[in-house]
Context: one part of a larger RNA
RNA sequence: GACGAACGCUGGCGGCGUGCUUAACACAUGCAAGUCGAACGGACAGACAGAGAGCUUGCUCUCUAGAAGUUAGUGGCGAACGGGUGAGUAACGCGUAAUCAACCUGCCCUUCAGAGGGGGGAUAACAACGGGAAACCGUUGCUAAUACCGCGUACGAUUCACGAGCGGCAUCGCUUGUGAAUGAAAGGUGGCCUCUAUUUAUAAGCUAUCGCUGAAGGAGGGGAUUGCGUCUGAUUAGCUAGUUGGAGGGGUAAUGGCCCACCAAGGCAAUGAUCAGUAGCCGGUCUGAGAGGAUGAACGGCCACAUUGGGACUGAGACACGGCCCAAACUCCUACGGGAGGCAGCAGUGGGGAAUCUUCCGCAAUGGACGAAAGUCUGACGGAGCAACGCCGCGUGAGUGAUGAAGGUCUUCGGAUUGUAAAGCUCUGUUAAUCGGGACGAAAGAGUUCUGUGUAAAUAAUGCAGAAAAGCGACGGUACCGGAAUAGAAAGCCACGGCUAACUACGUGCCAGCAGCCGCGGUAAUACGUAGGUGGCAAGCGUUGUCC
Repeated sequence: GACGAACGCUGGCGGCGUGCUUAACACAUGCAAGUCGAACGGACAGACAGAGAGCUUGCUCUCUAGAAGUUAGUGGCGAACGGGUGAGUAACGCGUAAUCAACCUGCCCUUCAGAGGGGGGAUAACAACGGGAAACCGUUGCUAAUACCGCGUACGAUUCACGAGCGGCAUCGCUUGUGAAUGAAAGGUGGCCUCUAUUUAUAAGCUAUCGCUGAAGGAGGGGAUUGCGUCUGAUUAGCUAGUUGGAGGGGUAAUGGCCCACCAAGGCAAUGAUCAGUAGCCGGUCUGAGAGGAUGAACGGCCACAUUGGGACUGAGACACGGCCCAAACUCCUACGGGAGGCAGCAGUGGGGAAUCUUCCGCAAUGGACGAAAGUCUGACGGAGCAACGCCGCGUGAGUGAUGAAGGUCUUCGGAUUGUAAAGCUCUGUUAAUCGGGACGAAAGAGUUCUGUGUAAAUAAUGCAGAAAAGCGACGGUACCGGAAUAGAAAGCCACGGCUAACUACGUGCCAGCAGCCGCGGUAAUACGUAGGUGGCAAGCGUUGUCC
């Protein structure tokens, strides 16, 4: 000098930050991942309308059709992001620089080609019956789809066979020709009657838009390999059998002992292998003139983990924190047959500890998921609360005031000092408190209306561009501004022998005590305790711990 600090005494305000370093200990409760009815069949509800019956003549009931709406289930996308923690890891984990002629990539962008052909069988929901304390489950029957499965078609694509050209970095790569084989698709919504079909309003038609399929490229993301760097110990000297390599096969998106059968006997190590201990790594942070040393809280990047251990499924992506299965420990429910759970998400509880916060508000902003959109969800995030934990700023008044008041302390009893300090007089009004006004953050987008333009037969509709009006704020009646009044509401802590700025008196008497080092105290202690005075810093001051 620094700190994610703690402890003691003290404590006025504001801004910005920070806040379990210990038990990766156990967790009550609530919330933290949903969304889409414009994919689908149902269910509920029922405006308006029509018909019938009762009749009190304008009400009730029944039936039919059914808009806007809500949604358990099937289906799609998301849930692999975002958020947390640092247990493990001394490793291509991380950092840096390269490589992939050994790779993948949902959503997004660009381009090319396509589906408007034709079919099928199911299944949840639902209903009936049954089992179970529950969690939940079984049987039978019905039904839909952008769910599932065939057929047809194939510009590309993949595989095989036979060629051609060009290039390189060894294996080889790129382009291209012929033939054969393999393999796709899904519809929804709005509008209209130009075409087609019935025929005057509809769809199987047309059209706009959102989707769907095959392929190429891009962007962004990921995977793999390599050079160099990356703590301590030799009171750890030898280690290694899938071990090292080969040709073959399997597996993977992809190379490879990654795995397997066979063959060879290799591979690493004093330039420290192996073993043991410790540790997430970095940008950075602290210190230092620098070199260096220490460190890795907050913020950002990467990695690893999600009670412990193992495993795969789904998927573009996981071997998946709030998914599944198995085993283990623990907790809970039970009708003893069987079930349920995982805060190292946000709050919060117990425990541990010197020690670390609210079971708060809001999606208004930014960002994310889904949706055509309105919108829904979002403990990410934006905010507020608590804590002098840190940094910074402000205040606790200013001027004047000598009889140098009173009181205190010391005294050589003359006085000295506290001390312009107080009182008194004249002012100011920061902050706090009070009264009133009152934001920026909201701009864009979406929706509505209108205009232009593209598609279109079209003054429907819709894409794109533009314009208009209105609406949208958690923080918050906060910041800020204005008014009025009052010196009123706001100073402590440590030290005073030397180092080291600052001294006297009394008490004590090697006692009580102090102390960072030297040391002080045994009857005049500037070193202990108290008082007065003084010095230093100041809403803090000192102590302890750690690093330089």
Molecule: small-subunit ribosomal RNA, 5' domain
Organism: uncultured bacterium